About this RNA
This is a predicted structure of a 464-nucleotide part of an RNA (small-subunit ribosomal RNA, 3' major domain) from a Candidatus Buchananbacteria bacterium. Its Rfam family is "Bacterial small subunit ribosomal RNA". Model confidence (mean pLDDT): 82 of 100.
[in-house]
Context: one part of a larger RNA
RNA sequence: UGACGGGGACCCGCACAAGCGGUGGAGCAUGUGGUUUAAUUCGACAAUAAGCGAGGAACCUCACCAGGGCUUGACAUCUCCGGAAUCUCGGGUAAUGCCGAGAGUGCCGCAAGGAACCGGAUGACAGGUGCUGCAUGGUUGUCGUCAGCUCGUGUCGUGAGAUGUACGGUUAAGUCCGGUAACGAGCGCAACCCUUGUCCUAUGUUAAAUUUGUCAUAGGAGACUGCCAACUUUAAGUUGGAGGAAGGAGAGGAUGACGUCAAAUCAGCAUGGCUCUUACGCCCUGGGCUACACACGUGCUACAAUGGCCAGUACAAUGGGUUGCUAAGCCUAAAGGUGGAGCUAAUCCCAUCAAAGCUGGUCUCAGUUCGAAUUGAGGUCUGCAACUCGACCUCAUGAAGUUGGAAUCGCUAGUAACCGCGUAUCAGCAACGGCGCGGUGAAUACGUUCUCGGGUCUUGUACA
Numbered sequence: 001u002g003a004c005g006g007g008g009a010c011c012c013g014c015a016c017a018a019g020c021g022g023u024g025g026a027g028c029a030u031g032u033g034g035u036u037u038a039a040u041u042c043g044a045c046a047a048u049a050a051g052c053g054a055g056g057a058a059c060c061u062c063a064c065c066a067g068g069g070c071u072u073g074a075c076a077u078c079u080c081c082g083g084a085a086u087c088u089c090g091g092g093u094a095a096u097g098c099c100g101a102g103a104g105u106g107c108c109g110c111a112a113g114g115a116a117c118c119g120g121a122u123g124a125c126a127g128g129u130g131c132u133g134c135a136u137g138g139u140u141g142u143c144g145u146c147a148g149c150u151c152g153u154g155u156c157g158u159g160a161g162a163u164g165u166a167c168g169g170u171u172a173a174g175u176c177c178g179g180u181a182a183c184g185a186g187c188g189c190a191a192c193c194c195u196u197g198u199c200c201u202a203u204g205u206u207a208a209a210u211u212u213g214u215c216a217u218a219g220g221a222g223a224c225u226g227c228c229a230a231c232u233u234u235a236a237g238u239u240g241g242a243g244g245a246a247g248g249a250g251a252g253g254a255u256g257a258c259g260u261c262a263a264a265u266c267a268g269c270a271u272g273g274c275u276c277u278u279a280c281g282c283c284c285u286g287g288g289c290u291a292c293a294c295a296c297g298u299g300c301u302a303c304a305a306u307g308g309c310c311a312g313u314a315c316a317a318u319g320g321g322u323u324g325c326u327a328a329g330c331c332u333a334a335a336g337g338u339g340g341a342g343c344u345a346a347u348c349c350c351a352u353c354a355a356a357g358c359u360g361g362u363c364u365c366a367g368u369u370c371g372a373a374u375u376g377a378g379g380u381c382u383g384c385a386a387c388u389c390g391a392c393c394u395c396a397u398g399a400a401g402u403u404g405g406a407a408u409c410g411c412u413a414g415u416a417a418c419c420g421c422g423u424a425u426c427a428g429c430a431a432c433g434g435c436g437c438g439g440u441g442a443a444u445a446c447g448u449u450c451u452c453g454g455g456u457c458u459u460g461u462a463c464a
Stems, first nucleotide, its partner, number of pairs: 001464002003461003007458007015448002019411005026301008034292002042053002064287007073125001077124002079121005086103006107114002127276002130274003136270002138265003141261001143259001148187006154163003167178003193253004198221007207212001224247001227241005303404001307363007319350003324343002329338003370401001375396007417440007
C1' cells in the first nucleotide's frame, strides 16, 4: 500500500422488512447430469452453466456411428496435354461414384493462338468443426451504470509511499458547496443521441363521406429549483406551495472507467505452435444428436364457481408480404381444398384483425360438463422422403392432479399479475422458447435490528 475480520462509524441497492404472484408436489414441453448405446458429435458448470451457443437436428445442417467409395482431391494458384461449354438417353448401384451411346460447336483473332469452361497427368500444394482460450487477436459475461480509477507540477517522507481524492454539509453521483499544501488535468458521473408525454407552425398521397386532424413527416416552444415560503453557513441544497400536459434526473432506451475472475469462446471469424496427409481430408446411403430405473434447472397447462361450456355483442397496437401475403365466392364437420380479385403496400392481404371484457342461458361442488396426459381409429398439409423422427384436424379414450415439505424466485406503477396479437429463424415444424406489441390493471414500503451485495472513513493483523 492492499487484502481480510463471527472490529467500529456512516450510507446505498426489491438486500431484508411490508405486500402481490410464483417455483419446490402433478402431467407435459425444453435444457443439463447420469446411465445406455455402433454413435447417442462438441462446448458452457456457484453467483457469471443448464428454453445457453441453436433466431428452427426428418435428408441437408453434421462435426458422431455403420457401410460403400475417392486420393492434387469438394475448394485455390501454377506447369503440360486434350476437348468449347452444354444438353439428352441407356446399363448398373442402397446412393454418390462407375460404364457406354448420341446431339452440339459459340466469343476475340488474318493466322498462330487466346479468354471463359470441362476432362486427364505431374508435383509444389490443397484440406482438417483435429489439439492447445494456460501462446493469441477480436468479441462477451461478472463485480456494476457501482462511483470510483489515475496523471502533471508542487509539498511531505531515508524509503515503500502520502497529499491532491481527508473533513463538515449535500447529491442518484469524486454531484455540488464550504474548507484545506496543495494547484490543475484526464478516464468515468451528468449532458450531448434515440423513443415517449403537452402545445404551436408548415406540408400531406393512400387516413377521415366532408369541414378536417385523432394520423404521418419536418421545424419550433416548453422544465431552469425559473417563482413564493420555510430550513440551512447569506452556500450547495432539502421540504412544502403556486402555475403547468409534465417538477426537481418527467418516464424508458442506448451508453459499462482503471481493473478482477490465467472467467468464456481455437466449433462464428482470424491466428502462433503442434499434429493428420490413399486420412484426423473429401463424397454418398442409412442411422444418431429425439435413447431412459433416475436426479436437477427453466417453462406451459391445471387442480376449478372471481370457474367450465353454449349463444349474442364491443374495443387495440407492433409487425410481415412478389420464389410472397392471399380477398370475395364455392366444397368439407374440421384441418384443409378450390378459386383467383387486389397488392412491390397509410391503398390490397395476413386480419370482420384480438382475447380477457359485457349480456343471457346452463352446470351446483363432484375427481365433476374441472383437468387434459396417454392410447386407438380416420383424415389434411409441407416436403424427393414424415418408420426411427413433423405439425394440424375429427371421433373415441379420459391418467396424475383437490393448492404443493424443507427451502427458494420475481416485482415499487401503467410496474406486478392476468389477456391475447405480431415477428425473426423457417419448405414444414416439435414455439409452451426468444424478441416485440397493445388490452385490463393492483397491493405495499413502519423502517434499516437482521440476511446478501456494494461504497467511504477508521481500527487490528503472525497474511501478500